RNAcentral holds the sequence, with entries from ZWD. A computed fold for an 83-nucleotide RNA, annotated as SAH (S-adenosyl-L-homocysteine) riboswitch aptamer.
RNA sequence: CCGGACGAGGGGCGCUGCAGCAGGGGCUCCGGCCACUGCCAGGCUCGUCCGGGGCAUGCGACAUUUAACCGCGCCCCAUCGCA
Numbered sequence: 001c002c003g004g005a006c007g008a009g010g011g012g013c014g015c016u017g018c019a020g021c022a023g024g025g026g027c028u029c030c031g032g033c034c035a036c037u038g039c040c041a042g043g044c045u046c047g048u049c050c051g052g053g054g055c056a057u058g059c060g061a062c063a064u065u066u067a068a069c070c071g072c073g074c075c076c077c078a079u080c081g082c083a
Base pairs, nucleotide, nucleotide: 001052002051003050004049005048006047007046008045009044010076011075012074013073014072015071018043020039021038022037023036025034026033027032042069
């Protein structure tokens, strides 16, 4: 760095549907492309772990540090202030 598993980022309901997935249809230079239907707003970040690849002298200490974000609407919870 890539792929994957799990956990966390307080929660509920509704709406739209980009990516992605599924379905069948059309087209094709057979590489793939297009539209439609359905699902779909943790796909992001952080932490732990598994596998693979790359780079790199190694080890230890200290410091920083439990975060920052997440389409739209409503509601709940927590905290602070006011009435």